[in-house]
RNA sequence: UAGAGUUUGAUCCUGGCUCAGGAUGAACGCUGGCGGCGUGCCUUAGGCAUGCAAGUCGAGCGGGCCCCGCAAGGGGCCAGCGGCAGACGGGUGAGUAAUAGUAAGGAAUCUAUCUUAAAGUGAAGGACAUCUCGUCGAAAGACGGGGUAAUCCUGCAUGUGUCGGUAACGAUAAAGGGCUUAACUGCCCGCUUUAGGAGGAGCCUUACUCCUAUCAGCUUGUUGGUGGGGUAAUGGCCUACCAAGGCUAUGACGGGUAGCUGGUGUGAGAGCACGACCAGCCACAAUGGCACUGAGACACGGGCCAUACACCUACGGGUGGCAGCAACCAGGAAUUGUCGACAAUGGACGAAAGUCUGAUCGCGCGACGCCGCGUGAGGGAUGAAGCCUUUCGGGGUGUAAACCUCUUUUGACCUGUCAUCGAGACAGGUAGAAUAAGCAUCUACUAACUACGUGCCAGCAGUCGCGGUAAUACGUAGGAUGCAAGCGUUAUCCGGAUUUACUGGGCGUAAAGGGUCGCGUAGGCGGUUUACCGCAUCUCACUUCAAAUAAUUCCGCUUAACGGGGUUUCGGGUGAGAGAUGGGUAGACUAGAGGAUUGGUGGGGUUUCUGGAACUUUCGGUGUAGCAGUGAAAUGCGUUGAUAUCGAAAGGAACACCAAGAGCGAAGGCAGGAAACCAACCAACACCUGACGCUGAGGCACGACAGCCAGGGGAGCGAAGCAGAUUAGAGACCUGCGUAGUCCUGGCCGUAAACGCAUGAGUGCUAGUUGCCCCGAUUAUAUCGGGGUGACGCAAGUUAACACGUUAAGCACUCCGCCUGGGGAGUACGAUCGCAAGAUUAAAACUCAAAGGAAUUGGCGGGGACCCGCACAACCGGUGGAGCAUGUGGUUUAAUUCGAGACGAAGCGAAAGACCUCACCACGGUUUGACAUGCUAUCGUUUAGUUCUCUGGAAACAUGGAAUGAUCCGCAAGGAUGAUAGCAAAGCUGCUGCAUGGCUGUCGUCAGCUCGUACCGUGAGGUGUUCCCUUAAGUGGGGUAACGAGCGCAACCCUCGCUCCGAGUUAUAUAUGUCUCGGGGGACGGUCCCGACGUAUGUCGGGAAGGAAGGUGGGGACGACGUCAAGUCAGCACGGCGCCUAUGCCGUGGGCCACACACAUCCUACAAUGGCGAAUAACAACGAGGAGCAAGAGCGCGAGCUCAAGCAAAUCUCUAAAAUUUCGCCUCAGUUGGAAUUGCAGUCUGCAACUCGACUGCAUGAACUUGGAAUCGGUAGUAAUCGCGGAUCAGCAGGCCGCGGUGAAUACGUUCUCGGGUCUUGCACACACCGCCCGUCAAGCCAACAAAGUUGAGGGCGGCCGACGUCCCGCGUAAGUGGGAUUAAGCCGAACUCAGCGAUGGGGACUAAGUCGUAACAAGGUAACC
Repeated sequence: UAGAGUUUGAUCCUGGCUCAGGAUGAACGCUGGCGGCGUGCCUUAGGCAUGCAAGUCGAGCGGGCCCCGCAAGGGGCCAGCGGCAGACGGGUGAGUAAUAGUAAGGAAUCUAUCUUAAAGUGAAGGACAUCUCGUCGAAAGACGGGGUAAUCCUGCAUGUGUCGGUAACGAUAAAGGGCUUAACUGCCCGCUUUAGGAGGAGCCUUACUCCUAUCAGCUUGUUGGUGGGGUAAUGGCCUACCAAGGCUAUGACGGGUAGCUGGUGUGAGAGCACGACCAGCCACAAUGGCACUGAGACACGGGCCAUACACCUACGGGUGGCAGCAACCAGGAAUUGUCGACAAUGGACGAAAGUCUGAUCGCGCGACGCCGCGUGAGGGAUGAAGCCUUUCGGGGUGUAAACCUCUUUUGACCUGUCAUCGAGACAGGUAGAAUAAGCAUCUACUAACUACGUGCCAGCAGUCGCGGUAAUACGUAGGAUGCAAGCGUUAUCCGGAUUUACUGGGCGUAAAGGGUCGCGUAGGCGGUUUACCGCAUCUCACUUCAAAUAAUUCCGCUUAACGGGGUUUCGGGUGAGAGAUGGGUAGACUAGAGGAUUGGUGGGGUUUCUGGAACUUUCGGUGUAGCAGUGAAAUGCGUUGAUAUCGAAAGGAACACCAAGAGCGAAGGCAGGAAACCAACCAACACCUGACGCUGAGGCACGACAGCCAGGGGAGCGAAGCAGAUUAGAGACCUGCGUAGUCCUGGCCGUAAACGCAUGAGUGCUAGUUGCCCCGAUUAUAUCGGGGUGACGCAAGUUAACACGUUAAGCACUCCGCCUGGGGAGUACGAUCGCAAGAUUAAAACUCAAAGGAAUUGGCGGGGACCCGCACAACCGGUGGAGCAUGUGGUUUAAUUCGAGACGAAGCGAAAGACCUCACCACGGUUUGACAUGCUAUCGUUUAGUUCUCUGGAAACAUGGAAUGAUCCGCAAGGAUGAUAGCAAAGCUGCUGCAUGGCUGUCGUCAGCUCGUACCGUGAGGUGUUCCCUUAAGUGGGGUAACGAGCGCAACCCUCGCUCCGAGUUAUAUAUGUCUCGGGGGACGGUCCCGACGUAUGUCGGGAAGGAAGGUGGGGACGACGUCAAGUCAGCACGGCGCCUAUGCCGUGGGCCACACACAUCCUACAAUGGCGAAUAACAACGAGGAGCAAGAGCGCGAGCUCAAGCAAAUCUCUAAAAUUUCGCCUCAGUUGGAAUUGCAGUCUGCAACUCGACUGCAUGAACUUGGAAUCGGUAGUAAUCGCGGAUCAGCAGGCCGCGGUGAAUACGUUCUCGGGUCUUGCACACACCGCCCGUCAAGCCAACAAAGUUGAGGGCGGCCGACGUCCCGCGUAAGUGGGAUUAAGCCGAACUCAGCGAUGGGGACUAAGUCGUAACAAGGUAACC
């Protein structure tokens, strides 16, 4: 020492990304009251107009000019000579990775001014400016003649001293000026010599000081020595000669980047990042070089030369250097005034006054930062108005405002005090709440929520992510939260990040153990003991660690920021001491290690020899039509004789049985037998050595398969290739051939999922159980000891879990290797190796917010086990073919209204489309409306309503006339019901079933789905519910870390079957019967026997008795948690949206009935188990009936019509049941089967049968002779077959819902198909396999790579040329001059490195809906992978 979001359906872990904090020389957006203190070109070391930034001294000197003065003299100014200062102060950070800096030391040095001390300051001489005369030049400036002073210059003297020298001895200075005195003189400032000090400067040593090895070797003045030169001084600093050294893996050399430090930011710290302001050092002054002067410079505002740039010019030539202060231009996201003053501090000069000072002190500009203050305080509810919101009641803004009382900081104005000036500070007063609030945010992280608009659009976004019509995520508003003269954003640094882990991480599976770490170098680490040393280490003392900063304490500005005083750390150095531990030196030991001896073990290695089986080929014999191959085939071989079989020969490769997860080896790997050689391991013994050890960067060696080179060999197998199949295709899987190769010798390669299904080596320690191999002790078994190799494990412990567990993944130590999100990529470039293939080493741009591990629950599998179902099988009958009916698609149409779409749409919504229905179309009409409620106005005996009627019209409707005609309250006026007009509103089968309720389908009447407590697990979760037996059943039993419970199952309900009781009308001729209605009883594996299983309860099977019924007796109703965004807004309801003279409403007509076609479901058939005719030959049940069912009679061939009894029904009617039975005909045919279609004539219903009803009669007489692939129903009163009733309904039934009659066949069984359940297994799926997902191609876009080349930059190397200057040599008295050396710049050359561009090429990343396949995930359909 704080964490959070984000990988998943959920979980734990690993791991990245992101956020909250602090900071800044900042910038941008919006906003802006005051003051204090700080701070302000980070970019172009780009260029700079203008002004200023370094002068001063007349008390060093001569002169000129001016002023005062009568003069003497005095004062001021000026250029020059001379002195000191222009090496400080000020700026910048280009260069520099060590010639720098920091820390600590050192010796071979210099030092103007200042200071301390000592000594001296004598006497001569000379020149050059100014000036004057003249010459050249545009200018800048230059030259010549003459003359002049000094603190200018040169000798001489002296020598306290100093220097050289052992000494003798030699060498070596100076300048005066001012004031003063009558004068000697005195004082002051100077000058000369010497010795010290202080401060300053130069030099040397050690340590530390960024990244890169895809930079591994570098160096010739290089390393050292001697002589010489040079410097203030050491030194290859320079030179001649000699030697051949010096540096480097502890990183030389090279490349990149960079001023260093005190410190600053952050951080718990360790660290990490930075080096603005302030301070110390360094470097630089347009670029490069050079020296001069000087105490000091190789000199920012000095000089010379070269170069670039700029300016002036009379074209001859000159001038300049803001990285000083301001200012300007440019650049840039971005950084200020051409201000004032020397009053203070400091500096230069001066004796001083003073002058100069863009150092400095001040002011100005900028919210750039830090700090402080203010924008008012108290009261004030009717909780005002406005605005926002609302469930319309209200709520919020909100004591906020208004209003009342009060105060006056800041700002404005006035006055005073203090300060040498100035800016200002302080004090007092006047008016007045006045002059003063914004910015960001409000899904989570993260404090703060509503409304409207928008509708995957516009937009937001730090991350996850919001937005596709109800957005707390966009925009606006109201409100809220946070901070506040600021607030946000962007950029950068530290933190969080233990995410480079020293503090403080890891490597079995997440990234990570090297193939063997086999041998071994450097290095690191190292057993017991003695003595010494004192390097590390520890203690003490001294010293250093500049100031500032930081921390702490005290003090001063009203406070704070700010400022001042005190105190404080680590580290380094020197000295003294200690002697444990590490280290060193010397000695000793035997427990580590090694050796000797004896015994043993093994597919350990190399070489040579050798064996049999099998195989193929060849030869010969026998023998005949096939063989071979597969899921099935074909290609292939075979009548030229295969396959088969016998004999013989040749060849190559591999070694059955033994043989085991047994053995050996470092790993790779090693297997017939024998021999030779080599190596290893184990045991016993305790004889020898005496720490000889462990690990091991580089290095060396070995290293499967494949591959390569050369030469052999080649039986079998067999990449490539050829052919046959399979397939949509099949460049594959399968089949037939078959070349390299596989084998041997020699040489390369150097990689593998080189694995113990991912585990470096060594040493020690930490419960056990049980195998196998080898050795030993023991007579032997048993037992015990050692080594190796396995298994188990809930000892402990570890681990995210899985798991590991003395063969550790436990507890520790030593050493090595390796990792740091996924992709790009083990790739590019470079380098090394290789014959090549390629290997090793090894990035970046770009891109994503994940990628990943283990485990969990599901789902899924062309995984497994068990079980069930008319699921298959068995059997019966159908559909699919025909005709017709109905529904659907499609097409058509003005419209053919809409919905339903695998199962689970399609004789479905629709239990009845001629009109209506009706939603569709055409046309006509209407507008408060066909319907409800309310309000306002009007009318009201001229009213509402009713009836009749004219005209137009298809009707609706429009217009008119006539008749009749109200009710209630009130005396009346008037009002109510009502009507008319208007407004709220009505209406909508208009949209959204993906906004919904309700209802329904489906898995499925499948046996499942859960909960409480408890226990297990870090957790998701698990246990329970798994297991065994059993069941129709999570049904029951046993067992069990579970014990119980709930919803489901079953039962309770209805119905049928038996029986009893009661009641009995309208049934029955009667009846105790039948029948009807109501209520009870009855069945529970209850009893007995046998068998099987079983621990047992028991379960299953078979049987018996009883019983109407026997094993849930048959049937029904009843549908768990949930799934399908399943269906329905057109049954109903309902949110939102839409229409409002129409998408509402009314009417007429049409349409829903169309018709090349396709599908679904029925009906009728194809016939003789039949058809037709006849017969009062026979037998039902469920039901229905008043706008009804209708007997019966008559008429009609008939549908039906007319009349009509009975019945609101156990009474009457529908009501004839039919198949069946008996008799007759038909005789296998498109028929006496079959009835479609069509014509004519009718009946019924209805306002109306044309589109478009049903039925009847006569006539007509189609397809069809049992139905391809495929497919449906059914397990018993079932299928099949036969008829009957009902709902709907005016009419219309082949559909639907019911009813009864006749009445079968079959089930071995669970391999297969479909569906379901439980357990288990794999999974890269979780929208859950209709999943996921790979690669090419096509399109767009992006970055990088290669590339003929091309452009630029850089620093070296070599050569040529060579300015100024310096040095050397010659000449000269000198000035100077000639030559040489060196050297900047320039030019040339060959390379190297880096960067830009580059036709094109190859790969990569990314991008809602492109193409082709389906490689992976399940046994992924050929297991996958290296």

Predicted 3D model of a 1426-nucleotide RNA (small-subunit ribosomal RNA) from an uncultured bacterium. The coordinates come from a structure-prediction model, not an experiment, and the mean pLDDT is 83. The RNAcentral record of the sequence draws on ENA, Greengenes and SILVA.